Predicted 3D model of a 73-nucleotide RNA (transfer RNA) from a Candidatus Saccharimonadota bacterium.
Rfam family: tRNA. Rfam classes the family as a transfer RNA.
The source organism's lineage runs through Bacteria, Bacteria candidate phyla and Candidatus Saccharimonadota.
Its mean pLDDT, the model's own confidence on a scale to 100, is 81.
The sequence was found in a public genome assembly.
RNA sequence: CGGGGUGUAGCGCAGUGGCUAGCGCGCAGCGUUCGGGACGCUGAGGUCGGAGGUUCAAGUCCUCUCACCCCGA
Numbered sequence: 001c002g003g004g005g006u007g008u009a010g011c012g013c014a015g016u017g018g019c020u021a022g023c024g025c026g027c028a029g030c031g032u033u034c035g036g037g038a039c040g041c042u043g044a045g046g047u048c049g050g051a052g053g054u055u056c057a058a059g060u061c062c063u064c065u066c067a068c069c070c071c072g073a
Stems, first nucleotide, its partner, number of pairs: 001072007010025004018056001027043005049065005
């Protein structure tokens, strides 16, 4: 320098262009227990890496860009 992949909650990951962006673990509260754990219920937590574009509508499509990984030169 060229090609490809990944980036979504604290961590690990889902998510055909369409209703409010979800799941597991973790965290908080409550129930249960003498107490803890386990279990159950409820809840908080997200600028979907960044910028721009297409569209009635973008996590998803397009362009540029950043970080990391792989391959080639």